[in-house]
């Protein structure tokens, strides 16, 4: 150079057109506990980025940005 994959919360990761965007760990708070751990309830945090299709887009088409793999 070709050609393929992936981007979703602080970190992983569901979600393939429509309902609060899913859980886990972590974080704060609260119970319990004499403190601490461990358990339990609760709450806050997200769809790289322009443009398009479409009543309706994380999703489906395209530049772009990064990141990985293959091959020359």
């Nucleotide at each position: 150079g070709g050609c393929c994959c992936c981007a979703u919360a602080g970190u992983c990761u569901a979600g393939u057109g429509g309902u609060a965007a899913c859980g886990a760990c972590a974080u704060u708070g609260g119970a319990c506990u004499u403190u601490g751990a461990a358990u339990c309830c609760a709450a806050g945090a997200g769809c790289c980025u322009g443009a398009g299709u479409u009543c309706g887009a994380a999703u489906c088409u395209u530049g772009g940005u990064g990141g990985g793999g293959c091959u020359c």